[in-house]
Context: one part of a larger RNA
RNA sequence: GAACGAACGCUAGCGGCGUGUCUUAAGCAUGCAAGUCGAGCGGCAAGGAAGUGCUUGCACUUCCCUAGAGCGGCGGACUGGUGAGUAACGCGUGGGUGAUCUGCCCUUGGGAUGGGGAUAGCCAUUAGAAAUAGUGGGUAAUACCGAAUACGCUUCCGUGACCACGGUCAUGGAAGGAAAGGCGCUACGGCGCCACCCGAGGAUGAGCCCGCGUCUCAUUAGCUAGUUGGUGGGGUAACGGCCUACCAAGGCGAUGAUGAGUAGCCGGCCUGAGAGGGUGUACGGCCACACUGGGACUGAGAUACGGCCCAGACUCCUACGGGAGGCAGCAGCUAAGAAUAUCCGCAAUGGACGAAAGUCUGACGGAGCGACGCCGCGUGGAUGAUGAAGGCCGUGAGGUUGUAAAAUCCUUUUGUCGGGGAAGAAUAAGCGUGGGAGGGAAUGCCCGCGUGAUGACAUGAACCGGCGAAUAAGCCCCGGCUAACUACGUGCCAGCAGCCGCGGUAACACGUAGGGGGCGAGCGUUGUUC
Numbered sequence: 001g002a003a004c005g006a007a008c009g010c011u012a013g014c015g016g017c018g019u020g021u022c023u024u025a026a027g028c029a030u031g032c033a034a035g036u037c038g039a040g041c042g043g044c045a046a047g048g049a050a051g052u053g054c055u056u057g058c059a060c061u062u063c064c065c066u067a068g069a070g071c072g073g074c075g076g077a078c079u080g081g082u083g084a085g086u087a088a089c090g091c092g093u094g095g096g097u098g099a100u101c102u103g104c105c106c107u108u109g110g111g112a113u114g115g116g117g118a119u120a121g122c123c124a125u126u127a128g129a130a131a132u133a134g135u136g137g138g139u140a141a142u143a144c145c146g147a148a149u150a151c152g153c154u155u156c157c158g159u160g161a162c163c164a165c166g167g168u169c170a171u172g173g174a175a176g177g178a179a180a181g182g183c184g185c186u187a188c189g190g191c192g193c194c195a196c197c198c199g200a201g202g203a204u205g206a207g208c209c210c211g212c213g214u215c216u217c218a219u220u221a222g223c224u225a226g227u228u229g230g231u232g233g234g235g236u237a238a239c240g241g242c243c244u245a246c247c248a249a250g251g252c253g254a255u256g257a258u259g260a261g262u263a264g265c266c267g268g269c270c271u272g273a274g275a276g277g278g279u280g281u282a283c284g285g286c287c288a289c290a291c292u293g294g295g296a297c298u299g300a301g302a303u304a305c306g307g308c309c310c311a312g313a314c315u316c317c318u319a320c321g322g323g324a325g326g327c328a329g330c331a332g333c334u335a336a337g338a339a340u341a342u343c344c345g346c347a348a349u350g351g352a353c354g355a356a357a358g359u360c361u362g363a364c365g366g367a368g369c370g371a372c373g374c375c376g377c378g379u380g381g382a383u384g385a386u387g388a389a390g391g392c393c394g395u396g397a398g399g400u401u402g403u404a405a406a407a408u409c410c411u412u413u414u415g416u417c418g419g420g421g422a423a424g425a426a427u428a429a430g431c432g433u434g435g436g437a438g439g440g441a442a443u444g445c446c447c448g449c450g451u452g453a454u455g456a457c458a459u460g461a462a463c464c465g466g467c468g469a470a471u472a473a474g475c476c477c478c479g480g481c482u483a484a485c486u487a488c489g490u491g492c493c494a495g496c497a498g499c500c501g502c503g504g505u506a507a508c509a510c511g512u513a514g515g516g517g518g519c520g521a522g523c524g525u526u527g528u529u530c
Base pairs, nucleotide, nucleotide: 001530002529003528004527006526007525008524009523010522013377014376015375016374017373018372019370020369021336026334027333028332030331031330032329035074036073037072040071041070047064048063049062050061051060052059053058054057081289082288083287090214091213092212093211094210095209096208097207100206101205105202106201107200108199109198110197111196113147115145116144122137123136124135125134126133127132153176154175155174156173157172158171159170160169161168162167181194182193183192184191185190215261216260217259222252223251224250227249228248229247230246231245232244233243234242264286265285266284267283268279269278270277271276291312292311293310294309295308314325315324316323317322342367343366344365345364349363350361351360352359353358380410381409382408383407390401391400392399393398415467416466417465418464419463424457430451431450432449433448434447435446436445474519475518476517477516478515479500480499481498485514486513487512488511489510495502496501
């Protein structure tokens, strides 16, 4: 000099864009943060309509509609948070997978026949304070289970061909395994859409392996028994001591093993002429974690944050028998600390579900708070010498503050009052209508035209007008380094100080004043890095 997720002191007008618990991965009251689908299913409170009975406003039946709960499907593995752990194939980079999986999506081949038994909800009932659990009866499905079929597919046994040699292709045989309906339209024949089953290819995502790189300590020198390798077996989507039985005795290490300490890694960011050094906040990629430790289940996919089980610590409820919980999601609270914030909306973008309407979304879009940072604007402009008054200095002549003020003329950024209201909103969806391919027709599909709701921000922005210099300047320094000096007070006192050093009676170094210098809505100090 530059920088900062900064803090502290004094000061403070506005706007834009960013950014804000670096400490205790400490503990959490409260609210919200993951639901959705009635076009999968049985049903049903309220409501509406009709009918019956009558006691005339109640009961029953049917239909429509549909809340909550339930079965079922998809999603809760995304998004969001944090950096504890990890010195590791964790990350970065470049490869491999002839050792692999992949829901939804895209393209494509084939199929979807015919049956069965349950169970929740419900009803009755039992235990319990509750959480919840049990018994009996009975019911549905795109829930579950057989059977049929098998173009592909899988496994096994043959044959042939080829290679990049544990593979691929062709062909023969044996064995094995599927499925579910819903809605709309109909000329009642069926058709369309959305789902479903078995395959092939793609896309996307993921798993695994390898080369190289990746902090400090040798005052850490030896480490290792599933350890290193082989064979058989098991296991996995998949290779592999991944696991197991047996066999061999190996494997690593001064090119630093092992141990210890520290640490998430990177794109980047800061600094620097560069080489390098430092750093990893925000944004993006990867990893790890979700009160602590362990475990599996489900699933295409699991570190399963707002799933389950066990143990532990802690907190809460209890009828003392037993139960409930997990903010490192967004706010907020307590504590700690020098120190870090609060509301609105799904209007947009994106996501989940749904045929759609739509629902949900503390992701996100916005506003608020904090000069925390960067950038921009303003606090007026011109004229104005009797160089006014006052202050300060002074040899008392004067000098200086100083065109500074006053005064006159002007302007209106900002401010305030009023008006104004773009874009973010889309080819909306839907509805109406016309055409096209296909088709027997209709729905549906594709293309066009018309109509067409919706804005949190927002009392928003731009822009226009009225008023009036009005609403707006401080902070640090002045001995040298280092730009800027005098007076008074003090008297090794009080104090200053980054270093050298000032202060003991004329202090340019302390304190105050005047003057001056620097920067300016900031200025200094402290901390840290280059």
Annotation: Predicted 3D model of a 530-nucleotide part of an RNA (small-subunit ribosomal RNA, 5' domain) from a metagenome. Its mean pLDDT, the model's own confidence on a scale to 100, is 83.